[in-house]
Context: one part of a larger RNA
Molecule: large-subunit ribosomal RNA, domain IV
Organism: Naviculales sp.
RNA sequence: UUGUGUUGAAGGAACUCGGCAAAAUGACUCCGUAACUUCGGAAUAAGGAGUAACUUUAAUAGGGCAACCUUUUAGAGUUGUCACAGAAUCGAGGACAGCGACUGUUUAAUAAAAACCAACUCACAGGUCUCUGCGAAUUUGUAAAAAGAUGUAUUGAGGCUGACGCCUGCCCAGUGCUGCAAGACUAAGAGAAAAAGUAAGAUAGCUUUAACUAUAAACCCCAGCAAACGGCGGCUGUAACUCUGACGGUCCUAAGGUAGCGAAAUUCCUUGGCAUUUAAUUGGUGUCCUGCAUGAAUGGCGUAACGACUGUCCUACUGUCUCCAACACAAGCUCA
Repeated sequence: UUGUGUUGAAGGAACUCGGCAAAAUGACUCCGUAACUUCGGAAUAAGGAGUAACUUUAAUAGGGCAACCUUUUAGAGUUGUCACAGAAUCGAGGACAGCGACUGUUUAAUAAAAACCAACUCACAGGUCUCUGCGAAUUUGUAAAAAGAUGUAUUGAGGCUGACGCCUGCCCAGUGCUGCAAGACUAAGAGAAAAAGUAAGAUAGCUUUAACUAUAAACCCCAGCAAACGGCGGCUGUAACUCUGACGGUCCUAAGGUAGCGAAAUUCCUUGGCAUUUAAUUGGUGUCCUGCAUGAAUGGCGUAACGACUGUCCUACUGUCUCCAACACAAGCUCA
């Protein structure tokens, strides 16, 4: 000097991206316990008191013929220590907000999370849509065949969302899916007039070209479907101070964003304005709405419980720090 521990005056997060690390709490008995809530919880909430040994009183369970022995609990008194759950093991707590309902799963060896589409044993209960009448749909296989299933629409398969509560607005023009069969259009093949070639020429034939005719699905066309993929405007005038614009005009569109929420895990300008928290805050919370570029199962907004999740604050606690010091052990250094 380094590592691992122990201790520390006064202060107590001033350290730091951040209380990281450490300290603190910790057992049992009794008392006591809030908001909120899905009435189950929250809850060991929080907060407080006691705990040794001896004497004695009362009760208690078991054993024993009995004397008595063992167990447990409550009360009173006495004694000693700085300290009586005397070691070890062994929850810090609270408040507000975001996200995800929860338990679960995951990047074996940098990510455990707010991520989890498919496959492997991974998501989930609940919701909804589509297909599926059985030789089912779907899937594997060239096939035979097999899974589905020794199941039968409360079945099975696929997609999306993700407990629960309140809800889930408008648009079918584009893409897609489904249906319809009226029309239009078309391929190979089929039928078939005609023309050309062939031989000196004719019949017959052969070869080539071929109008035209009847035609499939698909596409076009018509209609439906958004918890299918997706989308959800601009300019301008207007109220007796001013401002604003309930109201009007006009252009475009398939339709012009409804309820909610909103500087948000989304806000560029931005450290937005106001309030609160601090002595001081680019932070946190509440509110406003001017939403660069929110928004409804690509789910919207809430939500008790839960979380080795994320942000902020408070109490307790401390060598994290002001500011370092001492001690123990191990290494380091020198010699052999």